[in-house]
Parts: sequence; C1' cells; structure tokens
RNA sequence: GGCCUCAUAGUAUAAUGGUUAGUACAACGGGUUUUCAUCCCGUCAAUCCGAGUUCAAUUCUCGGUGAGGUCA
Repeated sequence: GGCCUCAUAGUAUAAUGGUUAGUACAACGGGUUUUCAUCCCGUCAAUCCGAGUUCAAUUCUCGGUGAGGUCA
C1' cells in the first nucleotide's frame, strides 16, 4: 500500500427500515438477615464521527477515525 471484518451502557450481547433501542452481569437505592453472602423489588446508563437515500436509519450508501485479520 491492496482486500476483508468489526464499532450499541462500565462489561458482554440482541434488535426484517417502523410502538419508549432489549437482555444478562456490574453500579446505585430499598427489602430480607444480628452482620456478610444469597435471594427479592426498583433506578441509572448506550447506537464511533460527518454526509446522503427515505415519510422514517442502530440497520442501506459514501467518506473519515479507530481495532482486528490477510496479501505484498
């Protein structure tokens, strides 16, 4: 330098172009317990950046950034 794949919450992972972007763990608050752990209830938190297509984009297209793989 060429090609391919990927980017969603603190972590992991879903989401045929369409109802408030879901689930688990974590964190926080509460209940239970003499205390801790377990268990139960609740809360918070996310679509890498820019442009385009569309009535509507996490999803499709283009460019950029970053990560990984492969070839030279």

Model confidence (mean pLDDT): 80 of 100. A computed fold for a 72-nucleotide RNA from a Candidatus Saccharimonadota bacterium, annotated as transfer RNA. It matches the Rfam family "tRNA". The family's RNA type in Rfam is transfer RNA. Rfam describes the family as follows. Transfer RNA (tRNA) molecules are approximately 80 nucleotides in length.